[in-house]
Molecule: small-subunit ribosomal RNA
Organism: metagenome
């Protein structure tokens, strides 16, 4: 160092998240060994028990036990010296902790007005006198703690005298003032008095958290005098004076909080922190006090009060672990009621020594930093397992395991001792050495989707679950659980939890503010901050030297002790700072001086809706009064409300009212800004030119603060035509509390006070300097042209476009900056909650300015981009309308769909793009469905085993409706050795085992086909080029086509799928060829007939090739493409038609055509058989065929295609049958035969508008044919019947010419058909297209977008329902701090008074005061019926506000 996260993607802003290091930690799995450290962060909450401060007989009486002498045995005397007592030092160190404190408490630096016990040095002194008292004894109170009375005793305890160097006081005459002795023969004290080292008490500067939603705050408060008090200064304390101090640089006030060295992390500035270790300060159940003393208001001291606990004999006592253990309690959470005074330190003491829970050391706890081990070499059958993968054998774990061999760290065991001891003695704990025995006793954790090193199988199926952030999970999960592999550390690994880090995300090193959050509506202006040119000074800032200080430990270098490291130790560096002091003068400050260019002033002009007040005009409007007039106006998308015969509207006069000023006008002009417009006038403010004559830096900016500020809205009085929030009525609408209409009230209008906000916008703060031009407007003066007008050139200020550099995320800006700097003020710091709540402040009210949290999300957001979309636009097109013809929706039938029944009515298909589709042929079969009988290695397919000479096959026999079960007969085949036999084998077959089979699921796991959008003109790419990019460009622009089809211009130049051609039919001709076609000429034949001979002309038939390409005229047109229009041709601008369907959409269709992952069934979802069912019918839909009749039905005769089809077949003549057809079988594998007759049409002739001579449904009766079978369920024929329909509503198809429309012919499934269905041929054969506004879809340009799953898009409020968190609320509940007043414990001073030789002390009073009360406030918190509004939640409910013109911008 940097990443992921908004987007379809880009660029940016901008927030969240990771990754690092770190810890007094805790929690999970796990856990071998040693060194060194570290360990109540929570309750300054409470504590049993034991310890944590003694000591000294060399100050001093007395003296138990005990020992010695002596005894008169009663003791007596010497020695001894316990407990305890005087007295002395010491107990204010040392340990502990941080409640409290925002302060001279801490740090840095400097300082004068102090003290000091023990230490050191120096002086000088130690004479002398007294009198108590504890202990002890004895006598009493008391439960205890303790206390009293009486005798009596000693000191280095006390008291008084003397003396006093030097000391203190002083009016400078003097005054006050001391001592202790002990052991012993040398010490040790003790007393005054100075000086010193450390230590400490006080001052002074300077720095030290947040909050202004705390702005005024103090009365001993600021000085001063005079007393007092201290070890010293001082309002420290009292009396009096004075009225002053302290405060935007933040006083008073809330909340947090011991402060440094330091630590932690950071490149650094910083930022956070103050455990361990040192320095200081503060505290000691809580709250006051003072005593002792050198030092204390004292942790293990006294008084007193208060809460708490204990003890009591109820009278009264006791007690303070924030010491070292522990102990219960809190908590996530932190340890032994250990040794030891061996070393260091302390305390006493001459010393011995005692005394030390300081400290030295063991224990616990992986808490943390460091070292060490768990083996080490060889060893491939690459062993089993396990895992995966398959082409069934491979691949990984893996030299890993076994298995050989070797070593001996740690831990055990055994033994022995330097060292820690400088010190003779002293070791609590460590600490060294040697040997022994054995690979034995010693791996785990967390992770593998990206970020971020590491993957597979299973398993689970938006379930369990994961999860730092994006995010995984709905049947293929590399993300969830589990395994296998692997990553990353390693006795530790993660998780939390916290700081920093990365964050340039508070930006001093470093940020911004047109559109992303962010310029204050504007302008004046106090503090403040910034400030032109010269000259001289002075030394504040600056720079640079020396001094001092910046405690130790820590960090850093260096070397050195422990084997190493961690730790420690020397010694350097370093503490980036503060003070003192020298030296310089460029800058900057400050002093004094000069100047004129910045600021202003003067003088002459000059433009303007600036701005106030006052007249006044003329249109238009409406109201009135009068005249014409006579029915209707008025409004709208269309109406209706309204208005009008009591005369509207129209139109004409005349009066009166209120408001707003057409032309001129503009892209113009003036003003700080809001804004400002008929004319005139009065008063008034700024500007700009010119001149350069005064002043002489007089200047810029501006927090607070003053003014001014559109619209709307408030008050009071006026006005009041027109328009009009509410309101009231008409419409529209599902609804319409609108949008259009008719009306109308505040209100707009005036004057005077209020409000003070605007998308108050250039969303861009004033002010200055600088940095390329062009061009057009306003306003002015100068200069040329003789002059005047035009014109021109240059110049000042002002409003605009364009545009270089540069700037920016682009958009864009660019001398009117958003360049490049300087000043100086305002604001931002992820969205939402919220510009809200709460406070406070203004306001008559509305309400404005100030401005939070809680709690949710990954995000919101800005500029461009490419698509899609628009009830946006432009240009274009298409049977899209439009203009014709014919249907379809009405009816019966057919057929396919929903639905509905059903044992089953198998399953797909679903808008165009499902429905006469999959189906080019469901009576069985088909077939997959459902009922019933059966089968089980299986209807089929491949291996392996083993079996035997039989099975199977074939005939029989029973059941049975098949299927299939069941008995019985019969018998082979192929090689080898070959002698009757044996032996082996393939097929089959039996058994068994692999598997077979599955129309079972998933078309959202697929492949391959296919529909659509569309035969639409489109869709890309390479190189260059432009942009920070996504991306453009090329493909846009003018032309022109059916076409991205040409052609012209161009930062593009080319290329590719597509288009179009190339391929096939077809329309002409030519040329080849001449059978089964053809038949002029010619010849045979015949009732006829190309029958036949021939012919190769002609159709024709099928191979080759001609033709058409704007080639040619004329005209348009850019010298182009192209387009009109003609000639010529059969054919003319792609002639006709097919085939050809680009990148792509739509998870379009299809696992049931096939093929395939995965998943599921395996005596069954496989498999076989009968039979049913897919055809079932109240109902709707879609596609069709028959029809309704006279352009027509019927009946007679008569004519012309083309393109197929035929052997399990087409059939001809011919015979029956009214017919369907049936007998029979010439001929044809087909230009020969056959199917086969074409039909509308042509002609005659009946019908005469009707339910019909139309229409043909339905039923019925009798027949044919296919076929094992026609009930359910074929077709077809006779005859009889003779239904609905008389031309079809709302809608709504289809066709632009050989087309629609009509007319029949084949054909493919196929034994038959339910074909009226497809799919191909020919016959007859029109109308219309003015033209592109509307419907529908396309295609290019553009244009808006808050859409990207792309408008079937996205998105908003109410309400309803859960869920958190917050406001306000009668009220209720508590905390801290103050304020007044009322009691006042102890104790200090002061006073009295009582005793007193002195000290001391009793008692009493005052001040002052701790608890405690008792009231009145402000304050912070908690709760609190009900309420507000917020955030979030699953497919709730209503509408449809915003994004396209969102449909009323």
């Nucleotide at each position: 160092a940097g990443a992921g996260u908004u987007u379809g993607a880009u660029c940016c802003u901008g927030g969240c998240u990771c990754a690092g290091a770190u810890u007094g930690a805790a929690c999970g799995c796990u856990g071998g060994c040693g060194g060194c450290a570290u360990g109540g962060c929570u309750a300054a909450a409470a504590c049993a028990u034991g310890c944590a401060a003694g000591u000294c007989g060399a100050a001093c009486g007395a003296g138990a036990a005990c020992c010695u002498a002596c005894u008169u045995c009663g003791g007596u005397a010497g020695g001894g010296g316990a407990c305890a007592g005087u007295g002395g030092c010491g107990a204010a160190a040392g340990g502990g902790c941080g409640a409290g404190u925002a302060a001279c408490g801490c740090g840095a630096u400097u300082g004068a007005a102090c003290g000091u016990a023990u230490c050191c040095c120096a002086a000088g002194g130690u004479g002398g006198a007294g009198g108590a008292u504890a202990g002890u004894g004895u006598c009493g109170a008391g439960a205890a703690a303790u206390c009293g009375g009486c005798a009596g005793u000693a000191a280095u305890a006390c008291u008084c005298c003397a003396u006093g160097u030097g000391c203190u006081c002083u009016u400078c005459g003097g005054a006050g003032g001391a001592a202790a002795g002990a052991u012993u023969u040398a010490u040790c004290g003790c007393c005054u008095c100075g000086g010193g080292a450390g230590c400490g008490g006080c001052a002074a500067u300077c720095g030290u958290c947040c909050u202004a939603u705390c702005a005024g705050g103090u009365a001993g408060u600021u000085g001063g005098u005079g007393g007092g008090g201290u070890a010293a200064a001082g309002g420290c304390c009292u009396a009096c004076c004075a009225a002053g101090c302290c405060g935007a640089a933040g006083a008073c006030g809330g909340g947090u909080a011991g402060c440094g060295g330091g630590u932690g992390u950071g490149a650094g500035a910083g930022c956070a922190u103050g455990a361990c270790c040192c320095g200081c300060c503060g505290c000691a159940u809580c709250g006051g006090g003072a005593c002792u003393g050198a030092g204390a208001c004292a942790c293990u001291g006294c008084c007193c009060g208060g809460a708490c606990u204990c003890c009591u004999a109820c009278g009264g006592g006791a007690g303070g672990c924030u010491g070292c253990a522990g102990u219960a309690a809190u908590g996530a959470a932190u340890c032994u009621u250990c040794c030891g005074c061996a070393a260091u330190g302390g305390g006493c003491g001459a010393a011995a020594g005692c005394c030390u829970g300081a400290c030295g050391g063991a224990g616990c706890a992986a808490u943390g930093c460091c070292g060490c081990g768990u083996g080490u070499g060889g060893g491939a059958u690459g062993a089993a397992g396990c895992a995966u993968c398959u082409a069934c054998g491979a691949u990984g774990u893996g030299u890993a395991a076994a298995c050989c061999a070797c070593u001996g760290u740690c831990a055990g065991g055994a033994c022995c001792u330097a060292g820690g001891a400088a010190c003779a003695a002293u070791g609590a704990c460590c600490a060294g050495g040697u040997c022994c025995a054995g690979a034995g006793g010693a791996a785990g954790g967390g992770c593998c989707g990206g970020c971020u090193a590491a993957u597979u199988c299973c398993g689970u199926g938006c379930c369990a679950g994961c999860a730092g952030c994006c995010g995984c999970g709905g049947u293929a999960a590399u993300a969830c659980g589990g395994a296998a592999g692997g990553c990353c550390c390693g006795a530790g690994c993660g998780u939390u939890a916290a700081u920093c880090g990365g964050a340039a995300u508070c930006a001093c090193u470093g940020g911004g503010c047109u559109u992303a959050a962010a310029g204050g509506g504007u302008g004046c202006g106090c503090a403040g901050g910034c400030g032109g040119a010269c000259c001289a000074g002075c030394a504040g800032g600056c720079a640079u030297g020396u001094c001092g200080u910046g405690a130790a430990a820590u960090c850093c270098c260096a070397c050195a002790g422990c084997u190493c490291a961690a730790c420690u130790g020397u010694g350097g560096a370093a503490c980036u700072g503060c003070g003192a002091u020298g030296u310089g003068a460029a800058c900057c400050u400050c002093u004094g001086g000069u100047c004129u260019u910045g600021a202003g002033g003067c003088a002459a002009g000059u433009a303007g809706g600036g701005g106030u007040c006052g007249a006044u005009g003329g249109a238009a409007c409406c109201a009135u009064g009068g005249g014409u007039g006579g029915a209707a106006c008025g409004g709208u998308g269309a109406a209706a409300u309204g208005u009008g015969u009591a005369g509207a509207u129209a139109u004409c006069c005349a009066u009166g009212g209120g408001a707003a000023c057409g032309c001129c006008a503009a892209u113009g002009g003036c003003g700080a800004a809001g804004g400002c417009a008929g004319u005139c006038g009065a008063c008034u403010g700024g500007g700009c030119u010119u001149g350069u004559c005064c002043u002489g830096a007089c200047g810029c900016u501006c927090a607070g603060g003053c003014a001014c500020g559109a619209a709307a809205g408030c008050g009071u009085g006026g006005g009041g035509a027109g328009c009009g929030a509410a309101c009231g009525g008409g419409a529209u609408u599902a609804g319409a509390u609108a949008c259009c209409c008719c009306g109308g009230u505040a209100g707009u209008c005036c004057a005077c006070g209020c409000c003070g906000u605007a998308a108050a916008c250039g969303a861009u703060g004033u002010g200055c300097a600088c940095u390329a031009g062009a061009u057009c407007g306003g306003a002015g003066a100068g200069g040329c042209u003789c002059u005047c007008a035009c014109g021109c050139c240059g110049u000042u200020c002002c409003g605009g476009u364009c545009g270089a550099a540069g700037a920016g995320a682009a958009a864009u800006u660019g001398u009117u900056a958003a360049g490049u700097g300087c000043a100086c003020c305002g604001c931002c710091u992820g969205g939402g909650g919220a510009g809200u709540a709460c406070g406070g402040u203004c306001g008559c009210a509305a309400g404005g300015c100030u401005a939070a949290a809680a709690c949710u999300c990954a995000a919101a957001g800005g500029a461009a981009u490419u698509g899609a979309c628009g009830g946006g636009g432009g240009c274009u097109c298409a049977c899209a309308c439009a203009a014709g013809c014919g249907g379809u929706g009405g009816a019966g039938c057919a057929u396919g769909u929903u639905g509905c029944u059903u044992a089953a009515u198998u399953c797909g298909a679903g808008g165009c793009a499902a429905c006469g589709c999959g189906a080019a042929g469901a009576a069985c079969c088909u077939u997959a469905c459902c009922u019933a009988g059966c089968u089980u290695u299986g209807a089929c397919a491949u291996g392996u085993a083993u079996g035997g000479a039989u099975u199977a096959a074939c005939u029989u026999u029973u059941c049975g409706a098949a299927a299939g079960a069941u008995a019985a007969g019969c018998c082979a085949c192929g090689c080898c050795c070959u002698u009757u036999g044996g032996g082996u084998g393939g097929a089959a077959c039996a058994u068994a085992c692999a598997c077979a089979g599955g129309u079972g699921c998933u078309g959202c796991a697929u492949g391959g086909c296919u529909g659509u959008c569309g035969u639409c003109a489109g869709c890309u790419c390479g190189u260059g080029c432009u942009g920070u990019g996504a991306a453009g460009u090329g493909u846009c622009g003018g032309g022109u086509u059916a076409a991205g089809u040409c052609c012209c211009u161009u930062a593009a130049c080319g290329a590719g799928c597509g288009c179009a051609a190339c391929c096939c039919c077809u329309a002409u001709c030519g040329u080849u060829a001449g059978u089964u076609a053809c038949u002029a000429a010619c010849g045979c034949g015949u009732u006829a007939u190309g029958g036949c001979g021939a012919g190769g002309a002609c159709u024709c038939u099928a191979g080759c090739g001609a033709g058409a390409c704007u080639g040619c005229c004329g005209g348009u047109g850019u010298c182009a493409a192209a387009c009109c229009g003609g000639a010529g041709g059969a054919a003319g601008g792609u002639g006709g038609g097919g085939a050809u369907g680009a990148c792509g959409u739509c998870a379009a269709g299809u696992c049931a055509g096939c093929a395939u992952g995965g998943c599921c069934c395996u005596u069954a979802c496989a498999g076989c058989u009968a039979g049913g069912g897919a055809u079932g019918c109240a109902a709707a839909c879609g596609u069709g065929c028959u029809a309704c009749a006279a352009u027509g039905g019927c009946g007679u005769g008569g004519a012309c295609a083309g393109a197929g089809c035929g052997a399990c077949g087409c059939a001809a003549u011919a015979u029956c049958g009214c017919g369907a057809g049936a007998u029979g079988g010439a001929g044809c594998a087909a230009a020969u035969c056959g199917c086969a007759a074409a039909a509308a049409c042509c002609a005659c002739g009946c019908c005469c508008c009707a339910g019909u001579u139309c229409g043909g449904a339905u039923u019925g009766c009798a027949g044919g044919c296919u076929g094992c079978a026609a009930c359910u369920c074929g077709c077809c024929u006779g005859c009889a019947u003779g239904a609905a329909g008389u031309c079809g509503g709302a809608a709504u198809c289809g066709c632009u010419a050989g087309u629609a429309a009509u007319c029949g012919g084949a054909g493919a499934u196929c034994a038959g058909c339910u074909a009226c269905g497809c799919u191909c041929c020919g016959g007859u054969g029109a109308a219309u297209a003015c033209g592109u506004u509307c419907c529908u879809g396309a295609g290019c340009c553009u244009u808006g977008u808050a859409c990207a799953c792309a408008c079937c898009g996205c998105c908003c409020g109410u309400c309803a329902c859960g869920u958190c968190a917050u406001g306000g609320a009668a009220g209720c509940c508590g905390g801290g701090a103050g304020c007044g007043c009322c009691c006042g414990a102890a104790g200090u001073c002061a006073c009295g008074u009582c005793a007193u030789a002195u000290c001391a002390g009793g008692c009493g009073u005052g001040c002052c005061u701790a608890c405690g009360g008792c009231g009145a406030g402000a304050u912070c918190g908690g709760u609190g019926a009900c309420u507000g509004g917020g955030a979030c939640g699953a497919a709730g409910u209503c509408g449809a506000a915003a994004c396209a013109a969102g449909g009323u911008a």